[in-house]
RNA sequence: GAACCUAACGAGCAAAGUGAGUUCUGGUUCACGGCAAAGCCAAGGGUCUAAUAUAGUUUUAGACAGCCUGGUUACCGAA
Numbered sequence: 001g002a003a004c005c006u007a008a009c010g011a012g013c014a015a016a017g018u019g020a021g022u023u024c025u026g027g028u029u030c031a032c033g034g035c036a037a038a039g040c041c042a043a044g045g046g047u048c049u050a051a052u053a054u055a056g057u058u059u060u061a062g063a064c065a066g067c068c069u070g071g072u073u074a075c076c077g078a079a
Stems, first nucleotide, its partner, number of pairs: 012035002017032007039072003043069003046064006
């Protein structure tokens, strides 16, 4: 000097839930809680939705990246 890991600090994220405020019925703000990729990708598995088939086992399309695996890009940097 570089790389890896990583505490803290700073910066960041927006589904669901709870509380409060605002608003006037649909939103919005803050807090709690949560995320080290809670950035992106549907490749594999899984879950869900709609249709479809069958005695039963299916098949098709879509969704979930905040279910897991995988791929890819990335902020800070004590020991």
Notes: A computed fold for a 79-nucleotide RNA, annotated as c-di-GMP-I riboswitch aptamer. It matches the Rfam family "c-di-GMP-I riboswitch aptamer". Rfam links the family to the GO term cyclic-di-GMP binding. About the family: GEMM was predicted in a large-scale screen for bacterial structured RNA regulatory elements. Its mean pLDDT, the model's own confidence on a scale to 100, is 78.